[in-house]
Context: one part of a larger RNA
Molecule: large-subunit ribosomal RNA, domain I
Organism: Bacteroidales bacterium
RNA sequence: GGCGCAGGGUGGAUGCCUUGGCUCUCAGAGGCUAUGAAGGACGUGAUAAGCUGCGAAAAGCUUCGGGGAGGUGCAAAUAACCUUUGAUCCGGAGAUAUCCGAAUGGGGCAACCCGGUACGUUGAAGACGUAUCAUCUGUAGUAAUACGGAAGCAAACGCGGAGAACUGAAACAUCUAAGUACCCGCAGGAGAAGAAAACAAAAGUGAUUCCCCAAGUAGUGGUGAGCGAACGGGGAGAAGCCCAAACCGUUGAUGUUACGGCAUUAACGGGGUUGUAGGACUGCAAUAGUUGACUAUAAAUUUGUAGCAGAAGCGCACUGGAAAGUGCUACCAUAGGGGGUGAUAGUCCCGUAGGCGAAACGAAUUUAUUACACGAGCAGUAUCCUGAGUACCGCGGGACCGGAGAAAUCCUGUGGGAAUCUGCCAGCACCAUCUGGUAAGGCUAAAUACUCCUGAGAGACCGAUAGUGAACCAGUACUGUGAAGGAAAGGUGAAAAGAACCGCGAACAGCGGAGUGAAAUAGAACCUGAAACCGUGCGCCU
Numbered sequence: 001g002g003c004g005c006a007g008g009g010u011g012g013a014u015g016c017c018u019u020g021g022c023u024c025u026c027a028g029a030g031g032c033u034a035u036g037a038a039g040g041a042c043g044u045g046a047u048a049a050g051c052u053g054c055g056a057a058a059a060g061c062u063u064c065g066g067g068g069a070g071g072u073g074c075a076a077a078u079a080a081c082c083u084u085u086g087a088u089c090c091g092g093a094g095a096u097a098u099c100c101g102a103a104u105g106g107g108g109c110a111a112c113c114c115g116g117u118a119c120g121u122u123g124a125a126g127a128c129g130u131a132u133c134a135u136c137u138g139u140a141g142u143a144a145u146a147c148g149g150a151a152g153c154a155a156a157c158g159c160g161g162a163g164a165a166c167u168g169a170a171a172c173a174u175c176u177a178a179g180u181a182c183c184c185g186c187a188g189g190a191g192a193a194g195a196a197a198a199c200a201a202a203a204g205u206g207a208u209u210c211c212c213c214a215a216g217u218a219g220u221g222g223u224g225a226g227c228g229a230a231c232g233g234g235g236a237g238a239a240g241c242c243c244a245a246a247c248c249g250u251u252g253a254u255g256u257u258a259c260g261g262c263a264u265u266a267a268c269g270g271g272g273u274u275g276u277a278g279g280a281c282u283g284c285a286a287u288a289g290u291u292g293a294c295u296a297u298a299a300a301u302u303u304g305u306a307g308c309a310g311a312a313g314c315g316c317a318c319u320g321g322a323a324a325g326u327g328c329u330a331c332c333a334u335a336g337g338g339g340g341u342g343a344u345a346g347u348c349c350c351g352u353a354g355g356c357g358a359a360a361c362g363a364a365u366u367u368a369u370u371a372c373a374c375g376a377g378c379a380g381u382a383u384c385c386u387g388a389g390u391a392c393c394g395c396g397g398g399a400c401c402g403g404a405g406a407a408a409u410c411c412u413g414u415g416g417g418a419a420u421c422u423g424c425c426a427g428c429a430c431c432a433u434c435u436g437g438u439a440a441g442g443c444u445a446a447a448u449a450c451u452c453c454u455g456a457g458a459g460a461c462c463g464a465u466a467g468u469g470a471a472c473c474a475g476u477a478c479u480g481u482g483a484a485g486g487a488a489a490g491g492u493g494a495a496a497a498g499a500a501c502c503g504c505g506a507a508c509a510g511c512g513g514a515g516u517g518a519a520a521u522a523g524a525a526c527c528u529g530a531a532a533c534c535g536u537g538c539g540c541c542u
Stems, first nucleotide, its partner, number of pairs: 001541006008534002015527001016491002020462002022459007029451002031153002039100003042055003046078001050074002061094006070082003105114003115133007135150006157188001158186004168175001172222001198205002209236005219227002240443003243387001247270010275421001277386004281380004291373002296369010307356002313329001315328004330347002332336001338350003392416008402428001423438005478485002498526001501513004
């Protein structure tokens, strides 16, 4: 030095575990905020720091309920206290709530500085205390002013405005990616859309939305890559309404007047709301009843926010450190879901099934009442009304399955610019016939989308290099001027019983005894403890 065997060190794989995650389901909630939010700074304990809680009334105060023996959070120990005159704890409602932050008296390098006014300490100066003082906007008012509203934050979902490129086309320009990403505005628990100037086709349907099919069809397309409907059918869910105008009236203003009025205009009230046209108007009849998507009050029911009780072996024996295991023998079950307990427990504990429960504060539903909102018929048809810089057209763009095409339909920057029910629009250029509808005002639940968040539950999801970046004091440590980037790190034991005492040693290092424990090669660098790597002993060989 090699090989072999044995036994170690180092290291932290593997196995087992799970407090944490991930993905869903069913319910709830879907907002918070000038009554000062979200988020922070600084304080606050008998106590160094940190976390959590709280706010100078500061791990808390009051009250109403629950609960019933211990309690003073994580977090040991000590001290000092509280508590059956009911504490701690849980729930409802309140009080307090420094400073910054929309931050709002003014300023400012956030958590700081400096003021005005009124009152007070106090009689003065100074200081302090309490209250108040931003901007925009609505209503009222001549104004001063008064009373309201907004502002900021928040995960996704929604609507609107604005809007890429990489990429694909095997290059690239039309095209695609994509109206995506990103940015901005605004709203709600949903939003948007919505009661036919719609489809259809000789037959009919009857607002919107969503799903399945139609269908990768018809189309479109450097006819490339690609993009891609509708009719119709089947489902989910269903709900319809209000103005403008004609006409009538009130009030104000203006004009005019023969002072009787008349006209114009504005606001308001009545009226009225549609396509087999309807309404005004005229005549007749009538005041019945009905509906609601709205508010308030009351009641009832259900339910939420604490909880209550809740069956059956303290069975016997064996193994073991420990019984829940094994054997034997019982019992309960509307409860044999789950978790814990020294190994695997229906009957030990917490619970579970099925029941019960609220002083207070909510929620939903129903009913009632008042208030609120809405509403009907017949006939006539001369006159009047039925949404104008609109429809439509030219030019330029955009949206539709449709890239300008034969190009309808929808939107509109620009220039022209109608008709008025014997009207007008659409049915894919355009025209006629026919059919359908009635634009240029508005509102409208449900079926649909989402989950920052709460409760209950589930998983042929992960099990510490996995699963969230984060199982642990993690968006931390650390990096960067900054935007931003961003870790590592779980496990003694059933119970600390966490090793008294002795020895070696400089030792609060380490080790050897002793002791605890089932185990200490479970000793805190702590379950298991692989490999690489490093020693040791023995055997054989060189």